Predicted 3D model of a 93-nucleotide RNA (SAM riboswitch aptamer (S box leader)) from Coriobacteriaceae bacterium CHKCI002. The coordinates come from a structure-prediction model, not an experiment, and the mean pLDDT is 79.
[in-house]
């Protein structure tokens, strides 16, 4: 980078540093956040979840734990119509 597949319900945040204008994935119409510094990037610690590894139990369907690999932590993938894009995990090329 690409293919397949599952999920996008619920849950859980603070601090420090960087940066400096728009941001909330695309288009329409709304709504919201933002120089009292947003969106975004990095780090620390804490937490959530349970996709994979691992451990335990099992009636073999699955259940529990949360050590490891990922992921996530305000409502919220903001709403609507259209489009079917995007994100994450696992497996494969």
């Nucleotide at each position: 980078u690409u293919u397949u597949u599952a999920u996008c319900g619920a849950g859980a945040g603070u601090c420090g540093g960087g940066g400096g204008a728009g941001a909330g994935a695309g288009u329409u119409g709304g709504c919201u956040c933002u120089g009292g510094g947003a969106u975004c990037c990095c780090g620390a610690c804490a937490c959530c979840a349970a996709c994979c590894u691992g451990g335990c139990g099992u009636g073999c369907g699955c259940g529990c734990c949360a050590a490891g690999g990922u992921g996530g932590u305000c409502c919220g993938g903001c709403c609507u119509a259209c489009a079917g894009c995007g994100a994450u995990g696992a497996a494969g090329g």